[in-house]
Context: one part of a larger RNA
RNA sequence: CUAGUGAAUAAGGAACUUGGCAAAUUAGCGGACGUAACUACGGGAUAAGUCCUGCCUACUUCGGUAGGUCGCAGCGAAAGUGGUGGGGGGAACUGUUUAUCAAAAACACAGCUCUCUGCUAACAUGAAAGUGGAUGUAUAGAGGGUGUUGCCUGUCCAAUGCCAGAAUGUUAUCCUCUCUUGUGCAAGCUCGAGAGUUAAGCACUGGUCAAUGACGGCCGUAACUAUGACGGUCCUAAGGUAGCGAAAUUCCUUGUCGGGUAAGUUCCGACCCGCACGAAUGGUAUAAUCAUCCCCACACUGUCUUAUUCCUAGACUCG
Numbered sequence: 001c002u003a004g005u006g007a008a009u010a011a012g013g014a015a016c017u018u019g020g021c022a023a024a025u026u027a028g029c030g031g032a033c034g035u036a037a038c039u040a041c042g043g044g045a046u047a048a049g050u051c052c053u054g055c056c057u058a059c060u061u062c063g064g065u066a067g068g069u070c071g072c073a074g075c076g077a078a079a080g081u082g083g084u085g086g087g088g089g090g091a092a093c094u095g096u097u098u099a100u101c102a103a104a105a106a107c108a109c110a111g112c113u114c115u116c117u118g119c120u121a122a123c124a125u126g127a128a129a130g131u132g133g134a135u136g137u138a139u140a141g142a143g144g145g146u147g148u149u150g151c152c153u154g155u156c157c158a159a160u161g162c163c164a165g166a167a168u169g170u171u172a173u174c175c176u177c178u179c180u181u182g183u184g185c186a187a188g189c190u191c192g193a194g195a196g197u198u199a200a201g202c203a204c205u206g207g208u209c210a211a212u213g214a215c216g217g218c219c220g221u222a223a224c225u226a227u228g229a230c231g232g233u234c235c236u237a238a239g240g241u242a243g244c245g246a247a248a249u250u251c252c253u254u255g256u257c258g259g260g261u262a263a264g265u266u267c268c269g270a271c272c273c274g275c276a277c278g279a280a281u282g283g284u285a286u287a288a289u290c291a292u293c294c295c296c297a298c299a300c301u302g303u304c305u306u307a308u309u310c311c312u313a314g315a316c317u318c319g
Base pairs, nucleotide, nucleotide: 001314002313003312004311006310007309008308009307011305012304015303020300028053030052031051032050033049038043040148054069055068056067057066058065059064070074075080083298084297085296086295087294088293089292090290091289095107096106111146112145113144114143115142116141117140123132124131125130149285150284151283152282154215155214156213159212160211161208162207163206164205165204168203169202170201175196176195177194178193179192182189183188216234217233218232219231220230243277244274255271256270257269258268259267
C1' cells in the first nucleotide's frame, strides 16, 4: 500500500453526500405501568414513554410481600434479539414480475360495468373427425374496460365503430331474352353489343359513449382604479359540469404568499394566469398495508471536521 460480511477512538455530531449510502443506535415471544392524532371501530399499538430484573433470610393464599446484601454491570457469558416519531406523493390490501443490471407507482386482485352466448351455446383448438367450454345451462360461460370502500361519474351520435331497418338507389358471378362475328347442310359452339332478373356490402333512415373519441373564439360593460355578475357577435355534434390544480401533469418558473432553516431550485399549506387536470384511457377523499418515492425531527454514530491505533491475509525485505 491492497483486501476484510474485522475492531477501537478525545471534542463535536450529518458540518459528509445526489441521498444518513455505510456504520452506529434500539434489542429478552420476562414482568408492571402507560399509550396520541386518525379510524372502515377491527385497528393505529410492542404506538410513544417510564420502571423492575442477581443473591440471601423470613413469611406466604405459592401468585408474591418485607427486610438484607454485592458489583462498573443482574435477559451479568455465548448465541440470538425492533432505532423511533411527524408530514406528503403513489398503489387499497396478501400476492405476481424482467432466471442472468429494473420488485416498482408496472401486473394481478375482490368489487363495478359493457358486449356476446338458448345449448350441436358463444369462444378456443384442429385441413377434418373431434376435443375443451362442461358431465356446466344466463345466479352459467366467454371477451373488453375499470380496479377495495365512501361521495360521484357531467355535455356531445357530427366523424369512426357497432346494432337495428320486409322501402328506395347502386352492385359481381350465374341465369333469361334480343341482336351480332366466325364456322357449319343443320342442330349447335363461338365473338361482341344491349335489355331484364339479382345477394351481401355501400348509399340511405334511426339507435348507441363504463364504444373509438371530442368537450371554442372575438368585442364591450359597474360612480377612483382594477375586475366583469351582465350584454353583443361568429362558429360548433357539443363547447369541460362536480371535484382537484405550479400537480409523477406548469413551458415561462427558483410563479406569488405563508410555514419550517441563520440561510431551503427540494418539502408542506394556500392562490389559480390549468403552455398542455378532469370524471370507469375513471375524478376525488380515504383508516390499514409497503425491502415503494420525497421532506423533517429525536436518538445515534469515523459519513465528516481530521486523522490515529490494533487484528487477520497478502504485498515488501531476508531466507